RNA sequence: AGGGGCGUAGCUCAAUUGGCAGAGCACUGGUUUCCAAAACCAGGGGUUGUGAGUUCGAGUCCCACCGCCCCUGCCA
Repeated sequence: AGGGGCGUAGCUCAAUUGGCAGAGCACUGGUUUCCAAAACCAGGGGUUGUGAGUUCGAGUCCCACCGCCCCUGCCA
C1' cells in the first nucleotide's frame, strides 16, 4: 500500500435483517445480617467510533475518515 472482519452502557454481548436501544455481570440505594458476603427488591448509566447521504423512519443501507484484528505485498 491492497483486501477482509470488527467498533452498541464500566465489562461481555444481543437487537428477530429499516419500525419505541436491551440483557447478564459490575455500580448505587434498600431489605436481611452483630458487620460483611450471599440472596431478594428497586434504581442510575447510551452522541450505537466520527462526519455526510438515502429514507416517513437508520445500530442496521450507501460514501469518506478514525481505531483494533487478520491476510497479501513493498522498503529496510

A computed fold for a 76-nucleotide RNA from a Planctomycetota bacterium, annotated as transfer RNA. It was read from a public genome assembly. Its Rfam family is "tRNA". From the family's description: Transfer RNA (tRNA) molecules are approximately 80 nucleotides in length.